Predicted 3D model of a 74-nucleotide RNA (transfer RNA) from an Elusimicrobiota bacterium.

[in-house]
């Protein structure tokens, strides 16, 4: 110094242009259940999708730039 891949609620993931700006699981609060506590049920709160632009009626998703993590070359 060249190239790929990845960043999305606390954490792990989905989503690959158009339902309402987001879905599952874990964890978190509250309620029921229980003698208690786990397990289990019911609700709920939490991400404008690493940051900046840009295309487009419309972008988490397509393009540039940039940062950070990771890999392969040199």
């Nucleotide at each position: 110094g060249g190239g790929g891949g990845c960043g999305u609620g606390g954490u792990g993931u989905a989503g690959u242009g158009g339902u309402c700006a987001a879905a599952c699981a874990u964890g978190c609060g509250g309620c029921c259940c229980u003698g208690u506590c786990a397990a289990g049920g019911c609700c709920g709160a939490g991400a404008c999708c690493g940051c900046g632009g840009g295309u487009u009626c419309a972008a988490a998703u397509c393009c540039c730039g940039u940062c950070g993590c990771u890999c392969c070359c040199g």

Rfam family: tRNA.